FMN riboswitch aptamer (RFN element), 120 nucleotides, folded computationally. It matches the Rfam family "FMN riboswitch aptamer (RFN element)". Rfam's curators write: The RFN element is a highly conserved domain that is found frequently in the 5'-untranslated regions of prokaryotic mRNAs that encode for flavin mononucleotide (FMN) biosynthesis and transport proteins. For this family Rfam cites "Regulation of riboflavin biosynthesis and transport genes in bacteria by transcriptional and translational attenuation" (Vitreschak et al., Nucleic Acids Res, 2002). The sequence was found by an Rfam model in a public genome assembly.
[in-house]
């Protein structure tokens, strides 16, 4: 200097106001939120990953499911910045259809930071 095992901690945000109705934070107007890593330069919409479900006694692992961006500008370089206008959001529940309510979940987790011994 680089670094395997192991350990610790951290690790997801959001319906205020109004309308209709017997009933809606679920519909309509409007409001509002954006996990992790990567990238020639900062990303919900690019690439990959995580969260869900199934198989697997468990685990490892394998399989399945689900979403979305354009235009202009600056620049060597940006679907990432600036301006403008759009779009998307698992599963189960509900007196009525949910990104925002309740639940699985005091869970899990991509990963981040730190501790630390060994070997080289």
């Nucleotide at each position: 200097a680089a670094u395997a095992a192991g350990c610790u901690u951290c690790g997801g945000g959001g319906c205020a106001g109004g309308g209709u109705g017997a009933a809606a934070u679920u519909c309509c107007c409007u409001a509002u939120u954006g996990g992790c890593a990567g990238u020639a330069a900062a990303a919900g919409u690019c690439u990959g990953c995580g969260a869900g479900c199934g198989c697997g006694a468990u685990g490892a692992g394998c399989g399945c499911a689900g979403g979305a961006u354009u235009c202009g500008g600056u620049g060597c370089g940006a679907u990432u910045c600036c301006g403008a206008a759009a779009c998307c959001a698992a599963c189960g529940g509900u007196u009525a259809c949910a990104g925002u309510c309740c639940g699985g979940a005091u869970g899990a987790g991509a990963g981040a930071a730190g501790c630390g011994u060994u070997a080289c």